[in-house]
Context: one part of a larger RNA
Molecule: small-subunit ribosomal RNA, 3' major domain
Organism: uncultured bacterium
RNA sequence: UGACGGGGACCCGCACAAGCGGUGGAGCAUGUGGUUUAAUUCGAAGCAACGCGAAGAACCUUACCAGGUCUUGACAUCCCUGGAAUCUCCUGGAAACAGGAGAGUGCCCUUCGGGGAGCCAGGAGACAGGUGCUGCAUGGCUGUCGUCAGCUCGUGUCGUGAGAUGUUGGGUUAAGUCCCGCAACGAGCGCAACCCUCGCCUCUAGUUGCCAACGGUUCGGCCGGGAACUCUAGAGGGACUGCCUAUGAAAGUAGGAGGAAGGCGGGGAUGACGUCUAGUCAGCAUGGUCCUUACGAUCUGGGCGACACACGUGCUACAAUGGCCGGUAUAGCGCGCAGCUACCUCGCGAGAGGACGCCAAUCGCUCAAGGCCGGUCCCAGUUCAGAUUGCAGUCUGCAACUCGACUGCAUGAAGUCGGAAUCGCUAGUAAUCGCGGAUCAGCCAUGCCGCGGUGAAUACGUUCCCGGGUC
Numbered sequence: 001u002g003a004c005g006g007g008g009a010c011c012c013g014c015a016c017a018a019g020c021g022g023u024g025g026a027g028c029a030u031g032u033g034g035u036u037u038a039a040u041u042c043g044a045a046g047c048a049a050c051g052c053g054a055a056g057a058a059c060c061u062u063a064c065c066a067g068g069u070c071u072u073g074a075c076a077u078c079c080c081u082g083g084a085a086u087c088u089c090c091u092g093g094a095a096a097c098a099g100g101a102g103a104g105u106g107c108c109c110u111u112c113g114g115g116g117a118g119c120c121a122g123g124a125g126a127c128a129g130g131u132g133c134u135g136c137a138u139g140g141c142u143g144u145c146g147u148c149a150g151c152u153c154g155u156g157u158c159g160u161g162a163g164a165u166g167u168u169g170g171g172u173u174a175a176g177u178c179c180c181g182c183a184a185c186g187a188g189c190g191c192a193a194c195c196c197u198c199g200c201c202u203c204u205a206g207u208u209g210c211c212a213a214c215g216g217u218u219c220g221g222c223c224g225g226g227a228a229c230u231c232u233a234g235a236g237g238g239a240c241u242g243c244c245u246a247u248g249a250a251a252g253u254a255g256g257a258g259g260a261a262g263g264c265g266g267g268g269a270u271g272a273c274g275u276c277u278a279g280u281c282a283g284c285a286u287g288g289u290c291c292u293u294a295c296g297a298u299c300u301g302g303g304c305g306a307c308a309c310a311c312g313u314g315c316u317a318c319a320a321u322g323g324c325c326g327g328u329a330u331a332g333c334g335c336g337c338a339g340c341u342a343c344c345u346c347g348c349g350a351g352a353g354g355a356c357g358c359c360a361a362u363c364g365c366u367c368a369a370g371g372c373c374g375g376u377c378c379c380a381g382u383u384c385a386g387a388u389u390g391c392a393g394u395c396u397g398c399a400a401c402u403c404g405a406c407u408g409c410a411u412g413a414a415g416u417c418g419g420a421a422u423c424g425c426u427a428g429u430a431a432u433c434g435c436g437g438a439u440c441a442g443c444c445a446u447g448c449c450g451c452g453g454u455g456a457a458u459a460c461g462u463u464c465c466c467g468g469g470u471c
Base pairs, nucleotide, nucleotide: 008471009470010469011468012467013466015462016461019425020424021423022422023421026316027315028314029313030312031311032310033309034307035306042053043052064302065301066300067299068298069297070296073127077126078125079123080122081121082120083119086103087102088101089100090099091098092097107116108115109114129291130290132289133288134287138285139284140280141279142278143276145274150189151188152187153186154185155184156165157164158163169180170179171178195268196267197266198265200237201236202235203234204233205232206231214224215223216222240262243256244255245254246253247252305444318418322377323376324375325374326373327372328371334365335364336363339358340357343354344353345352346351384415389410390409391408392407393406394405395404431454432453433452434451435450436449437448
């Protein structure tokens, strides 16, 4: 000077408390440990690993295993020789690959001999290649403390010096935010603001919207027509403690007015100096080291999906604030041409066969669900719950045995609210309800990222638990 203290003072945070809903018990999904295995590829490890890398493991992916193969190589540059590239077929084979047959002459230059670019095959060697090792050699990127309010510097002053001061103190703030004081005076990185979005208004603009006003109407903004409204998307305005009252030295604080919005209006992006020898050599890059007929490359099949068990994260339930049946009203974000598919027909259905429109404010995905109205069930392992299993199918795909999703019929397991313990959330939040998208042929998505619908309860307070800040 820091760090630490079951030392003190002050102050924050869903940290506790007050509330609401969960997890821990069940079944299943998924990740992990362990075990097993020829292989169950690798990494991640308290918070900050465990629905994590993986925003898509049947082949591919794929790095693992078994077997079949190759050795200038699957990929790059250079040299030599030959041939157009390319396409079709036959034989062997699981394929890779090996052997064979046929079709076939393009582009540029040309002194028509040929030369050149590109591509293919063969050859020689320089070399390629490695998801082999080291994240304790590294770059880059990321997590975390933490969106916490801190971290420093110049000059001056003090101290023998390390260093201190400034940055402490009195107030105040979400804030080292601001005010006052002060041997300090200034400055930088952070805070805030500038950026995006939502909420109000105005203007500009009308192939979406409008009987708002007029006319027509096969009643659908459908048509004429209209730029008002909604909306769309560009430009501006608007909020600053500006005004009033109280308080205060000031900064500010409390209340009020006006206002769509009030004291940071809600949300996002934005992450200081640094810490964890944090994570990643498997995203990429890269030093060193190791392999070089193999630790490289290719193919088929298998594995990554195993299963006595243990843990994490989730989904669905255990029911009547409910299940089932019928009727009925109302979203927003997005996505679509090897695509979204209206509509019609067939099928109980998954779906199939036709077929209109749309490169999309124009057409489609697209009937949102919960809700509301009516009926039924009558507290039971049930008309709850849906695991598991049998049979029959649909679709994607070369191919669903290992190992896909979905449909129909049948089957109907555990489960009657969960021990110790433990998690999230302070408002359009929790809870609850559905919808869309990325990846993607299909999908093991109950995951992730978004969107809207309905819409609470509680906070006395800071003694205690946890984390953090200042002295």